[in-house]
RNA sequence: AGGCGGCUGGGCAGCCGCUGCCCUCGCGAGGGGGUGGAGGAAAGUCCGGGCUCCACGGGAACACGGUGCCGGCUAACGGCCGGCGGGGGCGACCCUAGGGAAAGUGCCACAGAGAACAGACCGCCUGGCCUCCAUGGGCGACUAUGGACGCCGGGCAAGGGUGAAACGGUGCGGCAAGAGCGCACCGCGCCCUCGGCAACGGGGGCGGCAGGGUAAACCCCACCGGGAGCAAGGCCGAAUAGGGGUGGUCGGCGGCGCGGGCUUGCCCGCGUGACGCAGGGGCGUUCCCGCCCCACCACCCGGGUUGGCCGCGCGAGGCGCGCCGCAAGGCGCGUCCCAGAGGAAUGGCUGCCCCGUCCCGCGAGGGACGGACAGAACCCGGCUUACAGGCCGCCU
RNA sequence: GCGGGAUUGGCCGAAUGGCUUAGGCGCUGGACUGUGAAUCCAGCCACGAGAGUUCGAUUCUCUCAUCUCGCCCCA
Numbered sequence: 001a002g003g004c005g006g007c008u009g010g011g012c013a014g015c016c017g018c019u020g021c022c023c024u025c026g027c028g029a030g031g032g033g034g035u036g037g038a039g040g041a042a043a044g045u046c047c048g049g050g051c052u053c054c055a056c057g058g059g060a061a062c063a064c065g066g067u068g069c070c071g072g073c074u075a076a077c078g079g080c081c082g083g084c085g086g087g088g089g090c091g092a093c094c095c096u097a098g099g100g101a102a103a104g105u106g107c108c109a110c111a112g113a114g115a116a117c118a119g120a121c122c123g124c125c126u127g128g129c130c131u132c133c134a135u136g137g138g139c140g141a142c143u144a145u146g147g148a149c150g151c152c153g154g155g156c157a158a159g160g161g162u163g164a165a166a167c168g169g170u171g172c173g174g175c176a177a178g179a180g181c182g183c184a185c186c187g188c189g190c191c192c193u194c195g196g197c198a199a200c201g202g203g204g205g206c207g208g209c210a211g212g213g214u215a216a217a218c219c220c221c222a223c224c225g226g227g228a229g230c231a232a233g234g235c236c237g238a239a240u241a242g243g244g245g246u247g248g249u250c251g252g253c254g255g256c257g258c259g260g261g262c263u264u265g266c267c268c269g270c271g272u273g274a275c276g277c278a279g280g281g282g283c284g285u286u287c288c289c290g291c292c293c294c295a296c297c298a299c300c301c302g303g304g305u306u307g308g309c310c311g312c313g314c315g316a317g318g319c320g321c322g323c324c325g326c327a328a329g330g331c332g333c334g335u336c337c338c339a340g341a342g343g344a345a346u347g348g349c350u351g352c353c354c355c356g357u358c359c360c361g362c363g364a365g366g367g368a369c370g371g372a373c374a375g376a377a378c379c380c381g382g383c384u385u386a387c388a389g390g391c392c393g394c395c396u
Numbered sequence: 397g398c399g400g401g402a403u404u405g406g407c408c409g410a411a412u413g414g415c416u417u418a419g420g421c422g423c424u425g426g427a428c429u430g431u432g433a434a435u436c437c438a439g440c441c442a443c444g445a446g447a448g449u450u451c452g453a454u455u456c457u458c459u460c461a462u463c464u465c466g467c468c469c470c471a
Stems, first nucleotide, its partner, number of pairs: 001396008010353007018037008039373001043384002046382005051229004057289006064225005069083005084098001085096004099220002104218002106214003121160002123156007131148007168186006187209001188207008233310004243301007252277003255272008279294004302470003317336008354371007397467007406421003414451001423439005444460005
């Protein structure tokens, strides 16, 4: 100068208060004494569970949501630990949504010749034609060789250029020029083998390269998930109105009622919470069997209350020691009881000390200001976010 | 406390991952008019913040911030 891990996050005294429980005085209101009284995040509510109610007889398929290298830990997890692969750093170390793109579909703007069984703009090579130039020969017409612009045809994909991405990379050979065309190494794929529980790694052989990217696009594969939440839910008490409206099942068949027609026992039409079948409502959807309720369901308007008790503090609990494990963690023993309010307590003032900044002073010292983030509301395990400052350990 | 939804100029409000984010109201300036309104023309002003995925994010994912709705009884 950095990297990683852990702890702490004002102390003491006095006075005045608040609150749970216990004891005590008092008929009661209340008083006195003792004892306990916020956090590492109590927060955000992003995950996982306990608990409670509903569905609680299951099952199948579908849908939806989530997770996603491997192994382990755990009540469980999207968490943690250990490892593997990839990336960054000189290093300690850090980051990593990291299954499948060889099942299918979609998309890849602009630029560019070409964007997915791709493509030829410039360029490289080559054949022909026209014109011109240089050199040599010829008195000359012309001719031989070489070169250049242009046109037509063929070959190539190395180089330039475009792009986020151009159908393996580098080098040597090869060729008219080139090219996995050939070779070596690297990458990639397949096979064998060794090590490892595995992810994966090491070695060897074969293949001239097929298969661009994107799944935090649809999707496929594997695994997980019933729904709601302490305003859950239970008991007691109070008040008001099942009071109004809209929609759905809902007019299918039979029955019943009413009306009509006549061929007098049939047809047509209308109605009927409801008599039967059916049907509807309830458990994500559908289906099957099974169950419950027949009026039920949804929404809107309206009305009432603003009460009490339980749930509710012994728990995946804290601390210490020992053993096992690299660790997360597990097991055993001992010990402790540690907030339970309900508009909501856990605070305020003073003095001294501590820390930081500023000012005065040569100095001893003095003065001023400040001391973070935040605050339980059923509980627990995580994650994430906020946080003045201080301390400890290990490492580069 | 618990559960759901939303955030795009001053206001309302649209968008397939692809050029500079539509449109309306408003505001500013100009034209028309004696003046004003209406109308016409031109202009200004935005994806709540930060990371990530992707060649590329208003859009997809995560974290944070802000706003908003619902909850009891008749039932």
This is a predicted complex of two RNAs, RNase P RNA and transfer RNA, with 471 nucleotides together. The prediction has a mean pLDDT of 78. It holds a member of the Rfam family "Bacterial RNase P class A". Rfam's curators write: Ribonuclease P (RNase P) is a ubiquitous endoribonuclease, found in archaea, bacteria and eukarya as well as chloroplasts and mitochondria.